[in-house]
Molecule: small-subunit ribosomal RNA
Organism: mine metagenome
RNA sequence: CGAGUUUGAUCCUGGCUCAGGACAAACGCUGGCGGCGUGCGUAACACAUGCAAGUCGCGCGGGCUGGUGACUUCGGUUGCCAGUUAGCGGCGGACGGGUGAGGAACACGUGAGUGACCUGCCCCACAGUGGGGGAUACCCGGCGGAAACGCUGGUUAAUCCCGCAUACGGUUCUCCGUUCAUCCGGAGAAAGAAAGCAGCAAUGCGCUGUGGGAUGGGCUCGCGUCCGAUUAGCUCGUUGGUAGGGUAAUGGCCUACCAAGGCAACGAUCGGUAGCUGGUCUGAGAGGAUGAUCAGCCACACUGGGAUUGAGAACGGCCCAGACUCCUACGGGGGGCAGCAGUGAGGAAUCUUCGGCAAUGGGGGCAACCCUGACCGAGCAACGCCGCGUGGAGGAUGACGGUCCUCGGAUUGUAAACUCCUUUUCGCUGGGACGAAUACCUGACGGUACCAGCGGAAGAAGUCUCGGCUAACUACGUGCCAGCAGCCGCGGUAAUACGUAGGAGACAAGCGUUGUCCGGAAUUAUUGGGCGUAAAGGGCGCGCAGGCGGCCUGCCGCGUGUCUGGUGAAAGCGCCCGGCUUAACCGGGCGAGGUCCAGGCAAACGGGCAGGCUUGAGCGUCGGAGAGGGGCAUGGAACUCCGGGUGGAGCGGUGAAAUGCGUAGAGAUCCGGAAGAACACCCAUGGCGAAGGCAGUGCCCUGGCCGACGGCUGACGCUCAGGCGCGAAAGCGUGGGGAGCAAACAGGAUUAGAUACCCUGGUAGUCCACGCCGUAAACGAUGUCUACUCGCUCGCGGCAGUUUCGACCCUGUCGUGGGUUCAGCUAACGCACAAGUAGACCGCCUGGGGAGUACGGUCGCAAGAUUAAAACUCAAAGGAAUUGACGGGGACCCGCACAAGCAGCGGAGCGUGUGGUUUAAUUCGAUGCAACGCGAAGAACCUUACCAGGGCUUGACAUGUCCGUGCACCGCCCCGAAAUGGGCGUCCCCGCAAGGGGCGCGGACACAGGUGCUGCAUGGCUGUCGUCAGCUCGUGCCGUGAGGUGUUGGGUUAAGUCCCCUAACGAGCGCAACCCCUAGGGUUGGUUGUACUUCUCCAGCCCAACUGCCCGUCAGGGAGGAAGGAGGGGAUGACGUCAAGUCAGCACGGCCCUUACGUCCUGGGCGACACACACGCUACAAUGGCUGAGACAACGGGCUGCCUAGCGGUAACGCGAAGCCAAUCCCAACAAACUCAGCCCCAGUUCAGAUUGGGGGCUGCAACUCGCCCCCAUGAAGGCGGAGUUGCUAGUAACCGCGCGUCAGCACAGCGCGGUGAAUACGUUCCCGGGUCUUGUACACACCGCCCGUCACACCAUGGAAGCCGGUGACACCUGAAGCCGUUGGGCUAACCGAGCCAUCGGGGGCAGACGUCGAGGGUGGGAUCGGUGACUGGGGUGAAGUCGUAACAAGGUAGCCGUACCGGAAGGUGCGGCUG
Repeated sequence: CGAGUUUGAUCCUGGCUCAGGACAAACGCUGGCGGCGUGCGUAACACAUGCAAGUCGCGCGGGCUGGUGACUUCGGUUGCCAGUUAGCGGCGGACGGGUGAGGAACACGUGAGUGACCUGCCCCACAGUGGGGGAUACCCGGCGGAAACGCUGGUUAAUCCCGCAUACGGUUCUCCGUUCAUCCGGAGAAAGAAAGCAGCAAUGCGCUGUGGGAUGGGCUCGCGUCCGAUUAGCUCGUUGGUAGGGUAAUGGCCUACCAAGGCAACGAUCGGUAGCUGGUCUGAGAGGAUGAUCAGCCACACUGGGAUUGAGAACGGCCCAGACUCCUACGGGGGGCAGCAGUGAGGAAUCUUCGGCAAUGGGGGCAACCCUGACCGAGCAACGCCGCGUGGAGGAUGACGGUCCUCGGAUUGUAAACUCCUUUUCGCUGGGACGAAUACCUGACGGUACCAGCGGAAGAAGUCUCGGCUAACUACGUGCCAGCAGCCGCGGUAAUACGUAGGAGACAAGCGUUGUCCGGAAUUAUUGGGCGUAAAGGGCGCGCAGGCGGCCUGCCGCGUGUCUGGUGAAAGCGCCCGGCUUAACCGGGCGAGGUCCAGGCAAACGGGCAGGCUUGAGCGUCGGAGAGGGGCAUGGAACUCCGGGUGGAGCGGUGAAAUGCGUAGAGAUCCGGAAGAACACCCAUGGCGAAGGCAGUGCCCUGGCCGACGGCUGACGCUCAGGCGCGAAAGCGUGGGGAGCAAACAGGAUUAGAUACCCUGGUAGUCCACGCCGUAAACGAUGUCUACUCGCUCGCGGCAGUUUCGACCCUGUCGUGGGUUCAGCUAACGCACAAGUAGACCGCCUGGGGAGUACGGUCGCAAGAUUAAAACUCAAAGGAAUUGACGGGGACCCGCACAAGCAGCGGAGCGUGUGGUUUAAUUCGAUGCAACGCGAAGAACCUUACCAGGGCUUGACAUGUCCGUGCACCGCCCCGAAAUGGGCGUCCCCGCAAGGGGCGCGGACACAGGUGCUGCAUGGCUGUCGUCAGCUCGUGCCGUGAGGUGUUGGGUUAAGUCCCCUAACGAGCGCAACCCCUAGGGUUGGUUGUACUUCUCCAGCCCAACUGCCCGUCAGGGAGGAAGGAGGGGAUGACGUCAAGUCAGCACGGCCCUUACGUCCUGGGCGACACACACGCUACAAUGGCUGAGACAACGGGCUGCCUAGCGGUAACGCGAAGCCAAUCCCAACAAACUCAGCCCCAGUUCAGAUUGGGGGCUGCAACUCGCCCCCAUGAAGGCGGAGUUGCUAGUAACCGCGCGUCAGCACAGCGCGGUGAAUACGUUCCCGGGUCUUGUACACACCGCCCGUCACACCAUGGAAGCCGGUGACACCUGAAGCCGUUGGGCUAACCGAGCCAUCGGGGGCAGACGUCGAGGGUGGGAUCGGUGACUGGGGUGAAGUCGUAACAAGGUAGCCGUACCGGAAGGUGCGGCUG
C1' cells in the first nucleotide's frame, strides 16, 4: 500500500466483497507448564442457607462467673478486683461494598461564582467547665398474645434531660462609615454554654462558647454533551414584581396580590435512545465507534410516597400504600443478595456456599483489643496478554509402510531406525525465603517461590487451509446428486472448488467459525467528493432573516496573534531509568493532553464606531430596436353552413376498398348571406421576454433592454432557507360560444385477432370571461452574480471615425445571437455566451429494484400535487467510447441471385434412398442449405454389425510361462440342419541313448476379444461459408484504454489486381503465377497405324502470346495471328465459423462386458407396406413409333481374363479352330442419335410399357423368401402435370449412345468418353447469398438476439381494513394512606413560673385525638399516541423450461419519450401541448 466483481474487450461512475487490528465474547476440534490480568453484557427476574457494622465497662446502674476482704443471728448481709454483657448513654451504621433501572438534565465534563451557604471527627488560637433540679430503660410485681411483641404498677444511675449564674468572642436588631452590592469596620440594645471519666499524682482523654485552618459538601453561571421536523409552535406558578413563608443558603422553592409576560427555525415542545467522564479500540491524521475491569462524578437499593434522627440520610433504619413471598393457633405477624459466596430461572454465555485479618485501609476504644466477604490470598475457566517446553547433534541402502507414476521412478525424507548428548519442563528427595513496619512476639498465601541432588528423551501437538483474491496439488469416489461458498462462483462422467487419502501451506497450546467496532471506504469528502450525458441545478422570478461584500483615513481591541500565570486528579499514553531470570506486569522521573479562565502586549487582517471617495449599484439628459405585457377597435383570404341560379350522376376516400353523401338533385360552378377560429407571403441560421411564452392591422395604457453623455446620490451591493408572485398543455367550476379540428364513442376496412395504425362520421374539449389546478424531455437535461483567459468568421441593435451634400463600403467600439479553432478542462463525447481560471450565496446527489410508492401532514371541488420512508430483494444498475453482429437503415459492387431463355422436377408407372409404421429382427450411422441413387466402387450364403435356435469358454485371433500329451493336417466312416462331436489310419528335426527343439492337442495362468458407450475427452480425414477476397504481422504514428492507422479515400480489376493520394513504411497467409489436360506450328523417333511414300496418328523436345506493336495517363480500342488482354478446363481451398460429420474405415483417452455385450454355426432379417418426402428412369407420342438400308467416334478394359472365326438356337445363350499379358488380339458391332426408303394418321393408338401368366438361359454349394437375361402372351397408370421449385451463359444446355470401377452373378446409380448441338442476358428495382464503406442499437451463446405487461401457480415481506388486545404519558372528576404544615372545644401532662392552708391549684410549654390544605395510590371518563392481531383486500418482490399477445431496442416495422385526459384482457392506443435522448 491495495485486490476481486458490471463488458466480447475498454475507460469511467458506482455499489457489494476480501486481506488488517481489536474484543468482558460464544461455539467446533484440540490441549503440557508458569506468571500477570479478567470472568451474568441476558431477567434492576425471584431468592434457601451462612457471613458482609459494629464498638466502647476509662460515660451509667444492674445481672452472671471467678478471685479476695469485712460483718454475721451462720440463713446471710456488705465491699473490693478481674472477666463477661442484656439495657441506658456515646461514636459509627450517610464510609466502605453493589448495580446502571431511571435520567437528554447544571446529570456529567471543563472553567468560573457564592457580597447567598453548611462542615461531626482532625489541626491552631482564645475563653470557659460554677451551682441546682427532673425523668427513665434495665430490674421487681401483675396482665395480654400462638408468635412478633406489648400493657400496667413500683424502685434507680449517668458524658440522659431541664432551669439558674457567668459571656472573651459570636448571633439578631438599630444607626454610622465603606463598597456597584447583603463583605468588612465602629457604636448601642436584647437573648444565649458546659460533663464528666481514668490515674497516687503529674497529667491524659473528654465537654462548652468563639475565631481561623484543613477536608468534605450545598447552590448558581459560561461553554461542551445522541437521533427524529412524517414532532412547529410550547407555557398559567407559566415570566416578572411586592409582601410573607421555608431552607444551612439564593430563588416562583412555596403562598397571597399585581402586571402579562417567558421560550422557539442558532430547533422550543413532543417522541425515541442513553448513566457521564478520565479513558478504551481503530485510524497517517482529522475522525469514527465505545464507556467491562481501574479511577472521578451521578443515580438507584422490591415498586411508589413520606418524614424522623443527625454535622451529614438512609442497600443490610422507621412509617404508609402496592405487588410478590414466608409463618400462623386465622386473631395477626415476618421479609427485601443491584454486599461475598451460593440456588433457581433466562440465555450462545460468565467461577468457590474457600483461607485469613499476616499486610493495606476503615469503625469503635486511653489501650489491650474487637469488628471488617473492604482487602490480602488461594480455588475454577486457554477467557485474554506474556514467557517456556514437547528435545539437541550426527545419521542414505535415501529402509519399511503410505501416495502418485510415463512403471524408469518420484515423494513422504534426515524424517524414522540407529549412535552420541542435554534435562528446561516433569517425578522423587533435601534445603527454604522476602513480604514484618519492630528490641521481643506476629505470615492466610506456604513447606509456596527459589536453590541443590538423583532419574530418564523420558509424560507433552494440534487446528485451519490448498480455484482466483491468497501461501499451498495430485489420486480416487461422486455425477446440477450429495454437497461447497466471504465475493466472483464450483458440481450435469477425467472436479487442483464437493467427500476421502497422500502431499503441501499457515499459525501454534492453540487453531478455526460466528457476532460486534474501526480500518481499507476520498462510499457523507473540515482535512478530502460531486451535480451537460453516470445519482444530482429548484420550472421561473421578487425578496425578509441568514451568509458574503469596493477604495482611503482615524479610533476601539470583539474576533485574531503572541507572552505570562492558573487549572487541566490519579491511573492510562510517549520517552528515560529501575524491580520480578526475560516478557507480560509493576515502581520512579520527565513529557503530552483544553474550543478553558485570568493578566499583559500587537493592531496588519476580519469586525465595530466616526469621517471621506467614486470605479460597484442607482438616478438624470438625449437617442434606438423589438411577435415584451394588458385593453379596445378593425381587415382580408380560406373552411363550413344557409338561401338562390346553372347543371345532371356521380362525389368522396384508399395500398386497394368499404362505411358515408347523392335523382327528395350531391359533387362542380356563380351570386348573396351567416358564424366562429386562425392570421399565408414578409419569416430568418432573425427579434423580445425571468421563465412559461409572444406573430394580420390601428389606437390607448404599460414593463424591461441597448447606446451616447459623464450631470446627480455615495457602497445604497450579491445571493437567498422560509415566504410571496408568475407558471405550456391537459384537466376542474360557473356562464357564454362552437366554423374547423378532435380524446371518448359509432361504423367501414386491415388482421389469426385489431379494443390500433388507414377511412367515414363524431361528443367533451379546443375559443371568451371569471375562479381553480401548479405539473412537463417546464431542456442548454448546464442555478444566480462578479472578474479574468488566443484568434478567425457570419447575423442583429447602437455609437464614433473616415468620406461626403448625404448614404454605402471601410476602420474602431459597446451590447447581443451563432459557427469554427490554440491553450486549459473532461471517463470519453465534448466545452469559449465554458463544462477553462477564481470568488460569493442558494438548491440538489450518495448502488439498482421496492418507489417518487405506503403511512402521516399540508394544499386542492375533484383529478391529484407536495413532503417522503421501511420491510424485502439483487451483484449489479449505469455513462462514454471500441470491435463485431444485426436492421422490414443508407451508398457502392459481385454471383445462373433475379430478369431474358432452354430443358426439367412437382401429376403417372417403375427404380433407389429416407421418414413413418410394422416386425423376433426389419443392425448402425448421416437430419435445413451442407441428411435422404449419402457411408453402400454393387445385402441370395458370405458380407452382417440385427433376430431365433443350436454350440464353445485361454476362446475365431496375438505374445509369454508351467504341466501333460502326439489323438494334428489329410483321407475314409457315423450322428446331426450345420457348427460341433465320435471312430479308423498317420507327426517332423538333432541325437547311440537320455534328452532337446519344431509343429500341434489337452489343462492351468497372465491375457485375448467387443461394429458395446462417449465425435460434447481426442488424432486423422471430410463437409460448409467459398475460388468468396479476404485474414494478419513488424516497426512507426494516434488514443488513458479497448482499439485505430496501414487495409480508408479517388479510379480500376475476376481479385487487398494495379495506379494515384495518404502517418504511415514494409512484410506474411490468401489472389495471380509456377503444375496437368486441351487449341497452332516446327522438329526427332517411328512400332503393333497405313499395301507403300506423303500423311493421319502416337510419344517426346522446341517455337508461339509476353502490354510485344499502334491510339490512349488508365480503362478501353485496333492490327497481325490458330490463339489477345486470365484462350478453354483441371489440380490448388487464407485466418477462421458451425462443440458441423465420422469412436462403424483406421488410430486413441476414459468408462463398461468377461461360460458373455466375446466367439462358431444353421435359418431368418437388412428386400416388410395404409402412407409421406427426396433423387432418378421410362413415358404420355408424328421434331414420333416400327421395319429395312446406309455413315461417322472417343475414353477405356482384358490371363482362375477378354474371347474371334465357325456351328446350334427366334433369343438369352451354348459348343468352339484361333489370337492376345495387348497402338499388334479381343470386348467391338453397322456406336447411337443421324441419313435414305416404307408403314402408321392422332387413336390410350403400330404411343407407353407397368403388371401378370407360361416357357427358357446364365452365374453360383444354393436364385422360395431375394439375382440378371431371353422368348411368347398380357398390356395398367399416363393425353405434358396445382401451389411451388431445379439446372444451365457455348462446344455450354438439351438430345444420343459408348466405356470403366465395384463384381461369381446383379447398375435406371456413380465415374469417365465422345457424337449432334441451341436459345437468351434490356438490365440490377425486386428474391437469395456474398464483399466494401457508412449509420442506429437496450444485440455479444450476437435478430432463431433482446425484451414488456396482464393472467395462472408457489413462497416472502409489506400497505388498507369492520374490529379485537395491549403499552405509554398527559387531562378532567371522585376517593384518599403515611406524613409535614395549619386550626382546635373537650381530654392527658415530670422539671420552669406564680399562688398555696403543702393536699394541691393556676400559668407557660408539651402529648394524644379531631378537623383542614397538600398528598402516593386507586376508581371513573373522553380523547392522544405507539405496538400486536384481524375475515377480506391492494399492489410489490422472488421463483430452469406455464398462458395471451409484441409495447420497447435497427426507421423495432405507426420514430420514441415527457406531462395530462379519456379508453382498452394485457403490454398499450388515441387526443392536446412539449422534447430530440